[in-house]
This is a predicted structure of a 73-nucleotide RNA (transfer RNA) from an Elusimicrobiota bacterium. The coordinates come from a structure-prediction model, not an experiment, and the mean pLDDT is 83. It matches the Rfam family "tRNA". The family's RNA type in Rfam is transfer RNA.

């Protein structure tokens, strides 16, 4: 320095042809139990990495840029 893969919630990732942003786990509450734990039932919590472009609308498609990770010189 070229090439690919990836960035979404406190962590680990889903998200199909662009059309209401989700799930496990953790958190908070309630029931239940003589109590804790498991399980059960509700709730909260996101500038989808940054900017820009195309569109009636962009995590979604395009460009430049930042991080990580791998390949290669």
């Nucleotide at each position: 320095g070229g090439c690919g893969c990836g960035g979404u919630a406190g962590c680990u990732c889903a998200g199909u042809u662009g059309g209401c942003a989700g799930a496990g786990c953790a958190u908070g509450g309630g029931a239940c139990u003589c109590a804790u734990a498991a399980g059960c039932c509700c709730a909260g919590g996101g500038u989808c990495g940054g900017c820009g472009g195309u569109u009636c609308g962009a995590u979604u498609c395009c460009g430049c840029c930042c991080c990580g990770c791998g390949c290669u010189a």